[in-house]
């Protein structure tokens, strides 16, 4: 300095602003929740589908998603990602209202 993220500013704390999540009416939508099975739901871009397997797992592709340094957008090219976690039987959308977070992890620079 710059990049994913909401996760930044000021401040000694504490708190305040900014920024992000979730819950929560009328209406509206749902018409079936539930259970016999395998409840149901959030963050998040992270869904699917195909082979293999010693059935602990590899492999390929994929919805979508990033970066490519003056900004922003659109194309092209290139290079990457395509998890994890969390609520616990519970929630549709949802004004007022109520609640949570602001962690952690990295080094890119081609062109129209």
């Nucleotide at each position: 300095c710059g990049c994913c993220a909401a996760a930044g500013c000021u401040c000694u704390c504490c708190a305040a602003c900014g920024c992000g999540g979730g819950g929560a009416a009328c209406c509206c939508a749902u018409u079936u929740a539930g259970u016999a099975a395998u409840g149901g739901g959030g963050u998040g871009a992270a869904u699917c589908c195909g082979g293999u397997c010693u059935u602990g797992u590899c492999c390929g592709g994929u919805a979508g998603g990033g970066u490519u340094a003056c900004u922003u957008u659109u194309g092209a090219g290139a290079c990457c990602c395509g998890a994890a976690c969390c609520c616990u039987u519970c929630a549709g959308c949802u004004a007022a209202c109520c609640u949570c977070g602001c962690c952690g992890g990295c080094g890119u620079u081609u062109c129209a």
Predicted 3D model of a 112-nucleotide RNA (c-di-AMP riboswitch aptamer (ydaO/yuaA leader)) from a soil metagenome. The coordinates come from a structure-prediction model, not an experiment, and the mean pLDDT is 82. RNAcentral holds the sequence, with entries from MGnify.